[in-house]
RNA sequence: GUCAGAGUAGGCCCAGCGCGUCAAGUGCCGUCGGAUGGGAAGUUGCCGGCGGACGAAGGAGGGAGACCCUCCGCGUUGCUGUGCCGCGUCCGCUGCC
Numbered sequence: 001g002u003c004a005g006a007g008u009a010g011g012c013c014c015a016g017c018g019c020g021u022c023a024a025g026u027g028c029c030g031u032c033g034g035a036u037g038g039g040a041a042g043u044u045g046c047c048g049g050c051g052g053a054c055g056a057a058g059g060a061g062g063g064a065g066a067c068c069c070u071c072c073g074c075g076u077u078g079c080u081g082u083g084c085c086g087c088g089u090c091c092g093c094u095g096c097c
Base pairs, nucleotide, nucleotide: 001097003095004094005093010085011084012083014081015080016079017078018077019075020074021073028052029051030050031049032048033047034046038091039090040089042087058072059071060070061069062068063067
């Protein structure tokens, strides 16, 4: 020097354990900020604060005495784990020549 490869944030499926069902959470819009392969700048995506609009699926049984438990559901629900996917540029890393 050539060629090939690995690794971020995170996404999806499944499983487990929770939360809500007395509506929090999730999703949408605006605004401010943050973290984002080992390094640099940075896009998509992600996270948080504030504000706004919208907005839901409960049922059965038992104990009991105004509360609790169990089961079946429901929520674009939270966390964890396996698997799969996952940096466009320059440098770096690993392997071959």